[in-house]
RNA sequence: AUGAAGCUACCAGGAGAGACCUUUUCUUUAUAAAGAAAAGGAGCCGAAGAGGCAAGAUACAAAGGUAUCCAAACUUUCAGGCAAAAGGACCGUUACCUGACA
Numbered sequence: 001a002u003g004a005a006g007c008u009a010c011c012a013g014g015a016g017a018g019a020c021c022u023u024u025u026c027u028u029u030a031u032a033a034a035g036a037a038a039a040g041g042a043g044c045c046g047a048a049g050a051g052g053c054a055a056g057a058u059a060c061a062a063a064g065g066u067a068u069c070c071a072a073a074c075u076u077u078c079a080g081g082c083a084a085a086a087g088g089a090c091c092g093u094u095a096c097c098u099g100a101c102a
Stems, first nucleotide, its partner, number of pairs: 006097001008095002011092001013090001020041009043082003049078001050076003056069005
């Protein structure tokens, strides 16, 4: 069961944090200045992903220890990101599958 929960797919919603600074080269311009690229520099964000940990369980030990397993939107910021775009945990409709695994 007139189909809960769940996988997948389209569409929709979806936060945070400097359009940061310096140097070099090129382009425009009468110079200043503006733009682009490269190199370097600190600052910052957490909601792709990734790492870490609780209670608890188990084993050893035999006295309050050792080890393993174990969650997150917590935490770390490795990765990623800090105008727009893209991405984005999560969430909604619809469709498919499935069928009580809630």

Description
Predicted 3D model of a 102-nucleotide RNA (Glycine riboswitch aptamer) from an Actinomycetes bacterium. The source organism's lineage runs through Bacteria, Bacillati, Actinomycetota and Actinomycetes. Its mean pLDDT, the model's own confidence on a scale to 100, is 83.